[in-house]
Context: one part of a larger RNA
RNA sequence: GAAUGAACGCUGGCGGCGUGCCUCAGACAUGCAAGUCGCACGAGAAAGUAGCUUCGGCUAUGAGUAGAGUGGCGCACGGGUGAGUAAUGGUUAGGUAAUGUACCCUCUCGCUGGGAAUAACCAAGGGAAACUUUGGCUAAUACCGAAUAGUCCGGUCGAAACUGCGGUUUUGAUCGGUAAAGCCGUAAGGCGCGAGAGGAGCAGCUUAACUCCUAUCAGCUAGUUGGUGGGGUAAAAGCCUACCAAGGCGACGACGGGUAGCUGGUUUGAGAGAAUGAUCAGCCACACUGGAACUGGAACACGGUCCAGACUCCUACGGGAGGCAGCAGUUAGGAAUUUUGCGCAAUGGGCGAAAGCCUGACGCAGCAACGCCGCGUGAGGGAGGAAGGCCUUCGGGUUGUAAACCUCUUUCGAUGGGAACGAAACAAAUGACGGUACCCAUAGAAGAAGCACCGGCUAACUACGUGCCAGCAGCCGCGGUAAUACGUAGGGUGCAAGCGUUGUCC
Repeated sequence: GAAUGAACGCUGGCGGCGUGCCUCAGACAUGCAAGUCGCACGAGAAAGUAGCUUCGGCUAUGAGUAGAGUGGCGCACGGGUGAGUAAUGGUUAGGUAAUGUACCCUCUCGCUGGGAAUAACCAAGGGAAACUUUGGCUAAUACCGAAUAGUCCGGUCGAAACUGCGGUUUUGAUCGGUAAAGCCGUAAGGCGCGAGAGGAGCAGCUUAACUCCUAUCAGCUAGUUGGUGGGGUAAAAGCCUACCAAGGCGACGACGGGUAGCUGGUUUGAGAGAAUGAUCAGCCACACUGGAACUGGAACACGGUCCAGACUCCUACGGGAGGCAGCAGUUAGGAAUUUUGCGCAAUGGGCGAAAGCCUGACGCAGCAACGCCGCGUGAGGGAGGAAGGCCUUCGGGUUGUAAACCUCUUUCGAUGGGAACGAAACAAAUGACGGUACCCAUAGAAGAAGCACCGGCUAACUACGUGCCAGCAGCCGCGGUAAUACGUAGGGUGCAAGCGUUGUCC
C1' cells in the first nucleotide's frame, strides 16, 4: 500500500446493490417450515335453517360436506451446520465384460377368472394420561392362490464371432418358473396396471496421480496378506465364515501423534508464490449422544421406528412426552452479528385428470454506515479586506471572498396530485413488493460535516499552560522554565458521511 463476514472510539443527510453468531455441534418457551389425491375404497356427522308434532321427537336441507380411516404418490428433494474425517473424503482422468434405477421419453405384447381378510364402524372393557384389549360387520388400484406368456429368470445340450482365455455377444433345441387393477366417460376415447427392449438423467462400486505439520513417532500388521469351499450384496472384493499357506506395508516415511471438511474460487502479488475456503456453486459428512434395523427404486432416514444414555417436561407414582446444526425468536457465551414481518403475484418443488391445496425453498419488506458505488450539504457577484478571535518587531499580519449584502437555482429531503413494467401459460381473472419506482406541482438556501494529524520518516507552526510532573509514542525518541513532540487555543494539512484505532492476511 491492498484486503476484511470484522470490532472499538468520535461523528452521521439520502439512494442503489450486496452482506450480517467467525464464540457454546451450548440449552431452548411459542408459532410456522410436507403434504396431497373423493377420477383407488368403504363408511360418514353437527350447528344452523324450514316444515310437521302426541312436545318425546320426526322429516327435508345443510351434505355425500366437515373430520377421521384403508390405499397411492411424496416425505432420500428443497433448507441448515462443519462436529467428525488426512482418506470409507475431495480434485482430475479412467474402468464397471462386476452393477441398480420409482417418476420421465420411445417401442412391443398383455390386463382372464377366483378367494380369504382387515381398519374405519358397532358392542364390551382397561388406563390419570399416552394409549390400548376382546368380540362382531365391511370395501378397494390393499392382500393371496389359479390361468395365460416372452426376446424375462433358472437348468441341460449345441453353433458362430470376438477375446485380455476369465469370459462377452449373437443364435438354436429342450425342461422348469414368475404377471396384471381398475377408474372416468352415453360413446369415441382418456388416465392407469403387468411383462419385456432401448434411452435420458441419477446412483453404487472401483483404479491411478495429487491432497497440512511432526522422526523428540521406526518399525507396523492375525482377518493381518493370499488361496480353496461356503455365505452375502443390485454388484467386484476378507465384505463375512471354516480350512490351508505365511504373507502384506515401511526412510519414495509405514505405524503413531497434532491440526483440518475438500474444491471452483477469494485476498494479495509484475509474476512465481503465499494466505484463505464467509456469501454463490459442486462434492462429502452430520442431525441431543451411542447403536440398530424396518419401509422403500434409493435411507440405515434433520421435523420416521426401536434400544441404551444424559438432559428437560407431565404424572393419579403405575407410567408417559421431547430433540431449532429449518425460518423467526429466547437464553448463555462473547469485542461482536438482524424481524417471534408480508406473500405464494413471480421462479422452482410435492400431490392431483383438473379446479386447486401445501411450500419460513423462494420473492419481498424491516433492522445495522458492515461493505462497495453514486449524490447532496448550494451557485455567481461581493474589500471601507467590517466586527470578533489569534499572532505581533505594535507598523501590522492572519482567519478572508470567508461572512454580511445583492442576484439566482432547488438535486436530495418535505408536502400535494398522478402512476407502472414485472402477468406468462389461457379468452377472462390473478401483484406480496406498493400507492413503491417514476412523472408533475408547491415553498424556501431553506433540513444536512465530521474525524485524524501538523519533530523526522510524512503533507501541515505559532502562542499560552506544564516543568523528567502530568503526559505522548508505530520506530527514532519528546518532557528536568522560552517544548513546532505533553494539554489548550488560533492557524494549517489530509481524507470525507465518514475518519481514526485494534485484530488478521498478502
This is a predicted structure of a 506-nucleotide part of an RNA (small-subunit ribosomal RNA, 5' domain) from Deltaproteobacteria bacterium UBA2409. The coordinates come from a structure-prediction model, not an experiment, and the mean pLDDT is 87. Taxonomically the source falls in Deltaproteobacteria (Bacteria, delta/epsilon subdivisions). Its Rfam family is "Bacterial small subunit ribosomal RNA".